[in-house]
Context: one part of a larger RNA
Order: sequence, then structure tokens, then C1' cells
RNA sequence: GGCAUCUGGUGGAUGCCUUGGCACUGAGAGGCGAUGAAGGACGUAGCACGCUGCGAUAAGCCCGGAGUAGAUGCGAGCGAUCGUUGAUCCCGGGAUUUCCGAAUGGGGCAACCCAAUCCGCAAGGAUUAUCUGUCGAUGAAUCCAUAGUCGACGGAAGCAAACCCAGCGAACUGAAACAUCUCAGUAGCUGGAGGAAAGGACAUCAAACGAGACUCCGCUAGUAGUGGCGAGCGAAAGCGGAUUAGGCCAGUGGCCGUGAGUGGCGUAGCAGAACCGUCUGGAAAGGCGGGCCGAAGCGGGUGACAGCCCCGUAUGCGAAACAAAGCUUGCGGUCCUCGAGUAGGGCGGGACACGUGCAAUCCUGCCUGAACAUGGGGGGACCACCCUCCAAGCCUAAGUACUCCUCAGUGACCGAUAGUGCACCAGUACCGUGAGGGAAAGGUGAAAAGCACCCCGACGAGGGGAGUGAAACAGUUCCUGAAACCGGAUGCCU
Repeated sequence: GGCAUCUGGUGGAUGCCUUGGCACUGAGAGGCGAUGAAGGACGUAGCACGCUGCGAUAAGCCCGGAGUAGAUGCGAGCGAUCGUUGAUCCCGGGAUUUCCGAAUGGGGCAACCCAAUCCGCAAGGAUUAUCUGUCGAUGAAUCCAUAGUCGACGGAAGCAAACCCAGCGAACUGAAACAUCUCAGUAGCUGGAGGAAAGGACAUCAAACGAGACUCCGCUAGUAGUGGCGAGCGAAAGCGGAUUAGGCCAGUGGCCGUGAGUGGCGUAGCAGAACCGUCUGGAAAGGCGGGCCGAAGCGGGUGACAGCCCCGUAUGCGAAACAAAGCUUGCGGUCCUCGAGUAGGGCGGGACACGUGCAAUCCUGCCUGAACAUGGGGGGACCACCCUCCAAGCCUAAGUACUCCUCAGUGACCGAUAGUGCACCAGUACCGUGAGGGAAAGGUGAAAAGCACCCCGACGAGGGGAGUGAAACAGUUCCUGAAACCGGAUGCCU
């Protein structure tokens, strides 16, 4: 040095576990904000670093309700207290709510600086942004007036996950290159609204028969078409379903808004059946024996696997306060009588599955421009006949889309390199000037019973005894503890 066996160190795989995730289902809610939001800064406890809560009344104050023996958050310590005269905790309502932030008295490098006016003895309190509507006052050039200026009372603003409507609107890409085309009216930007939005009550389709608002789904159908007829794009009628609702334009009707009454979903909770002995064991819920309940044998916990130990579950009950839908009723509003610079035409574009095409239909930037129900539009160029409908005014639930959020539940979903980036003080540490990027990190034990005391050692680190415990090779670097890697002992070989 090698091989073999045994035994350690290191390491953290594997197994088991789950506080956390993921995907859904059924309900609810679908907004918050000048009565100052979302989000923060700074404070706040007897001792107080962080998180949580709260706001100079600061882990809290008041009232009402529920509830019962403990309580002063995580948090375990000390100290000091509170509570059956009902605390802590839970629900409802109220008070307080520093400073920044739309931030709004002015400024500003957010959480800071500096004012004016009024009230008040003082401490201090209140008001003062902009735009806009209504009303009032004042009032130029310029006589009346108007503009302007000032005031009062209302409204707006800002934030928020997706869904929705509208305006603007790419490129990579595909076409095996590329220009029409495609990607795609997508991404992105902007504006606006609601719990849904949009659409909607035929100037619609159809086809010689008829249907009867709109929206959504399955077919129709990758069909008819469209297309450098390339790549591709791609209907509709009709049929079957979901859901159904029609109204209004000078009112006694309808619709909308709002007040009152009624109503009582819900926001704390309450009651809630039935088991013992023995054996093994550290521990019984396990084995054995004998019982019981069940409108409850869903689930979780308890020293191993519990219907009958605990919390619950089935079932039944419950609100002073807040309070949804629905119902009844009062009050208010509605805006000028059927739709003209409209329909149609020309030019240029856009939308329609449809790229100008034989291109109907819809929208309109410019130019034009009717008829008036004895009328007008459409039926895919256009004409005739025929059929069908009545534009240029307004409103409209349901069926449909989505989930930042709340409650209940489900899973041939994950189980710590998985599942969210985050099971853990994570959008943290850290990186970047910045926009932004972005981790790692779970497990002692049933219970801390977390090793009193002694010894070695530097009043160490670490270790040896002793003790606890079922176990300490469960000692906080703590369940199990694989391999790589590094030792020790023994045997054999060199």
C1' cells in the first nucleotide's frame, strides 16, 4: 500500500409526518375613498429587539349581547396586578385615530419646512387646493349688458385581482426567402362602467312554406365561401338546448329614483346519545372478555389503532345591536307627439368569414342630397314581379364572463430539490444606479422531565461520571440516518 470483516466520523439521501400549497364545487360578497382610502412612516407594554394589535384615550376606551374560570398577544422570565360585584376571549354598535399618502393652506428631497384668517385668557381648536353644477353678490373695455372677480351649497378626484365596453394599436413569427397576406384587432397604451358589462323588442330572417327581441352553449362545419386561390382565414340560415319580458316619448298607465312599514338570509352562541374489566406495555385507543348508543360509525385530539375519554358530528334551538333579498305603501322624476343635413349618391378608407372582386349589407373623413304610408328599406351587382319589414328617439331582468376577498366542502393533487417564489418573521436576506432580479432555511421528547451534583480542562470549548426518560447512538448541530469522503481494530497478501 491492497483486499476482507468489524467499528466510528462526516454527510443529510430515504422512510414516516404536516402547520403550507395546488385544483375545484356550492353559497356569499363584488368595492374602498375629502366623514381622508389603498399603502406606509413614527410611536405605543413595568422591564420590550422583532412580529401582531393599537394611535398621544396608543397589545387599548365606552355601550349592548353571548359566555364561564381563569387572565395580562406570539412569549415561555421576573415583577406587579385583574377576575364569580363575571375578568380574559367572542359578536354588534360607538369613541379616539400622530405624520405622510388623491393629500387638498403654500412649499418639499413622502412621513418634513413655512404660513394667513377666525374663535379662545391660555393651552389649543377650526378654516383656507383644483375643476365642475346650481344659486347669490360684484362688475371692465362699452350705455344696457357680457367677460372677469368673490361667496354659499353640492359633485369629482385616488386605489383595487380578473371579467366588460370603447379609442389608439405593434413586432417577432408563418408563408420553409419576402412585399399583399399571417401573427392580430393579439400584446401593449389610454378612457369608462358594473356586479356583471355588452346586446336587445325587427326598416330581422326566410322562400313561395313560414319564423318571431337579445345573450350563451351543442350541431350545422372545417361545410358555403374567401385567399400572392399560397400560407392560411372561415361563416350563416336551420335544428337541439339554457333562460324567457316586454315597455316608454304631455296621463289615472309604465319605467326609474327615494322614504316609511313589513320581512329576517346572516354577523357571537346553546343543548347534544352511549364502556367497563383484564393482559402486554413507559403509556391502551391494541389483544381477550362482557356491555351500550346511534336521525350521531364525517373529522380531529388524547403517551400505539377510540362510535361510547375530549372537541365535535346528526338533530333541535338562539340576538339587545347591525342587517340582505322579497312584499306593501307614500313622494318625486320622466321632456315636446314616431324621429332630415337623415336615407341614398360620388371620392377615400374601415367593418362584415368576404383581400375591390359581379360585391350586396353596415360605419364615415370630404362633397352632395330625397320621399313622407298613394311613402320608404331589404331579399348578395342590377331590373321587373312577388314576399317581408318600417331606419334616422329611449329603457329593459334572466340565461353568459370573472374571483383581490368571506364561509362551508371535495380531491386515483403535492408532501419540504415536491407543492406557491415563501409550510420557517419572504417579496425577507442578498444583488443591481435603476427598472428589476431574488434565495436558502420544517421534525428532541408523551411530557422539558432541556442533564442537580462531582471530575479533567483556561472560572473555556469539549468530554467523563451521576441523574431524567421507554429510549440520550432522542442532549437542543436533537426522528430515521443511505452513499460519496476520512479514520480505527483484526486477519491475509506484498
This is a predicted structure of a 494-nucleotide part of an RNA (large-subunit ribosomal RNA, domain I) from a soil metagenome.
Its mean pLDDT, the model's own confidence on a scale to 100, is 85.
Its Rfam family is "Bacterial large subunit ribosomal RNA". Rfam links the family to the GO terms structural constituent of ribosome and ribosome.